[in-house]
């Protein structure tokens, strides 16, 4: 420099055009439980890297940025 892959709650993942203002583990919170813990029941906050497109409709498909990465020069 060129070509390829990844980027979603803290974290680890699901998802592959409408059923998603986005679900599930673990963490964390509040509240039951208990003489306290802890496990266990019940609730609760919490994300699509950024920008632009193309669609009636975008996490998803295109481009572009920025970060990670393998691979040619």
């Nucleotide at each position: 420099g060129c070509u390829c892959c990844c980027u979603u709650c803290g974290u680890c993942u699901a998802g592959u055009g409408g059923c998603c203002u986005a679900g599930g583990a673990c963490a964390c919170c509040g509240c039951c439980c208990u003489c306290u813990c802890a496990a266990g029941g019940c609730g609760g906050g919490a994300a699509c890297a950024c920008g632009a497109g193309u669609u009636c409709g975008a996490a998803c498909c295109u481009c572009g940025u920025a970060g990670g990465g393998a691979g040619c020069g």

This is a predicted structure of a 73-nucleotide RNA (transfer RNA) from Dyella marensis. Its mean pLDDT, the model's own confidence on a scale to 100, is 81. The source organism's lineage runs through Bacteria, Pseudomonadota, Gammaproteobacteria, Rhodanobacteraceae and Dyella. The sequence was found in a public genome assembly. It matches the Rfam family "tRNA". From the family's description: Transfer RNA (tRNA) molecules are approximately 80 nucleotides in length. It is annotated as a transfer RNA.